[in-house]
Context: one part of a larger RNA
RNA sequence: CGGAGGAUAUUUGAGAGGGGCUGUCCCCAGUACGAGAGGACCGGGAUGGACGAACCUCUAGUGUACCAGUUGUCGUGCCAACGGCAUCGCUGGGUAGCUAUGUUCGGUUGGGAUAAGCGCUGAAAGCAUAUAGGCGCGAAGCUCGCCUCAAGAUUAGAUAUCCCGUUGGGUAAAACCAACCUUAAGGCCCCUUGGAGAUGACAAGGUUGAUAGGCCGGUGGUGUAAGUGGGGCGACCCAUUCAGCCUACCGGUACUAAUUGGCCGUGAGG
Numbered sequence: 001c002g003g004a005g006g007a008u009a010u011u012u013g014a015g016a017g018g019g020g021c022u023g024u025c026c027c028c029a030g031u032a033c034g035a036g037a038g039g040a041c042c043g044g045g046a047u048g049g050a051c052g053a054a055c056c057u058c059u060a061g062u063g064u065a066c067c068a069g070u071u072g073u074c075g076u077g078c079c080a081a082c083g084g085c086a087u088c089g090c091u092g093g094g095u096a097g098c099u100a101u102g103u104u105c106g107g108u109u110g111g112g113a114u115a116a117g118c119g120c121u122g123a124a125a126g127c128a129u130a131u132a133g134g135c136g137c138g139a140a141g142c143u144c145g146c147c148u149c150a151a152g153a154u155u156a157g158a159u160a161u162c163c164c165g166u167u168g169g170g171u172a173a174a175a176c177c178a179a180c181c182u183u184a185a186g187g188c189c190c191c192u193u194g195g196a197g198a199u200g201a202c203a204a205g206g207u208u209g210a211u212a213g214g215c216c217g218g219u220g221g222u223g224u225a226a227g228u229g230g231g232g233c234g235a236c237c238c239a240u241u242c243a244g245c246c247u248a249c250c251g252g253u254a255c256u257a258a259u260u261g262g263c264c265g266u267g268a269g270g
Base pairs, nucleotide, nucleotide: 001152005163006162007161008160009159010158011157015149016148017147018146021049022048023047024046025045026044027043033038051106052105053104054103055102059100060099061098062097066093067092068091069090070089071086072085073084074083075082076081110144111143112142117137118136119135120134164269165180166179167178168177169176181267186264187263188262189261190206191205192204193203194202211257212256213255214253215252216251217250218249220246221245222244227240228239229238230237231236
C1' cells in the first nucleotide's frame, strides 16, 4: 500500500516446513524345522545408542551487582574499623538467569491408494493362463494422520461484537458539491517496564494502578559482623550470635515514578 466504511477479538486451512533412524536382551521356545550341528517366522515385553525439542526439580558449570578469608601498598590524623588499586589482586563458596554433562518427552499406532511380488474368478485359444473384462493382498516409500507456520490463498476467506449528521443543492436512485456541527469505535505518541528484544516489533501496565523502583515479610547465599565483656605476656580464643550482611527469586504494600495531555481516525460506506 492492497483486501470496496472503520475497528477489536476469535478462527478456517489452500499451501509450506518439521518429524519418520536403529541395536541388544527376554518370553513364545531350545518349540516348528533338521540325522545332527544348529535354530526360526508370527506375536508380546524390557532396555539402550545416535538425533531432536522443551525445561532447570535434581547433578554439574558460569554467576566482574551476593558473602567470607587473605597478600602488598596508599588513604580516611593514630588504634580499631573500613575504602581504593594490584587480571574480579588472589582464594573459598554461591541466588536468579543462561546452560549440559542434567531432567522430561518424541519417532509409534492407525486409515487410504500403490511398487516389486503373491493371488481369486476368467476368456481370446472347449485346455491352460493373476489379465484381456472384473476383484483382492502387499513396503522404512506416496497420501492422510502427529507438530509448527500460514488469507499478499490479489481466488486477499469465515464468525462474533463495537462505532459513525443535519440542512440545502444535485440525481430516477446514487456518486458528488456546499454550509454548519461533529472527531466516534479504536489506535498511536508519551511514560513505567518485561523470562520480548539490535532497532522496529511483541507482551504487561499507566492512579478505577502492583508496571518498575523503594520499603516490609519470606526463600536462598555466606558462615557467626561491629561494638562491648571475659580469658591469655602475646599471636589469638570465648560469650553476646544458626550472628551480621545479603543481586536478579516469591508474596505484600501506593512511599517514589507511570502527571496533565497531544495526534491519527470521521459522519452509514463504488

Large-subunit ribosomal RNA, domain VI from a Candidatus Eiseniibacteriota bacterium, 270 nucleotides, folded computationally.
Its mean pLDDT, the model's own confidence on a scale to 100, is 88.
The organism belongs to Candidatus Eiseniibacteriota, within Bacteria.